[in-house]
RNA sequence: GGCUUAUCGCGAGCAGGUGGAGGGAAGGCCCCGAUGAAACCCGGCAACCCCGGUGUUUUACCGGAAGGUGCUAAGUGCCCCAGGAUAUUUCCUGAAAGAUAAGUU
Numbered sequence: 001g002g003c004u005u006a007u008c009g010c011g012a013g014c015a016g017g018u019g020g021a022g023g024g025a026a027g028g029c030c031c032c033g034a035u036g037a038a039a040c041c042c043g044g045c046a047a048c049c050c051c052g053g054u055g056u057u058u059u060a061c062c063g064g065a066a067g068g069u070g071c072u073a074a075g076u077g078c079c080c081c082a083g084g085a086u087a088u089u090u091c092c093u094g095a096a097a098g099a100u101a102a103g104u105u
Stems, first nucleotide, its partner, number of pairs: 001105008013042001016041003022032003027079003043072003048068002050064005076097001081094005
């Protein structure tokens, strides 16, 4: 990198440190950023793997947070495809794409 499965709700520093101009996947928007971006460290959140318990054919439920990840502006920021509703501007559903985890190749 490919494939499979699950999730994409909630939550987490409006004075933490270093750092200095970018960042929000891509295209179009719209945003964030010298009142300090990315990145790293610390803190925090969550509970996929994990640990303990209950139940079970299985799915599952309760509790925990030492370890492996992840996350810590905006719905996955919105749209970009299909369908539906509508006060014609918005909304809803699904797909695709993407992200994360676990497994597999």
A computed fold for a 105-nucleotide RNA from a Clostridia bacterium, annotated as SAM riboswitch aptamer (S box leader). It matches the Rfam family "SAM riboswitch aptamer (S box leader)". Gene Ontology term of the family: regulation of gene expression. Lineage of the source: Bacteria > Bacillati > Bacillota > Clostridia.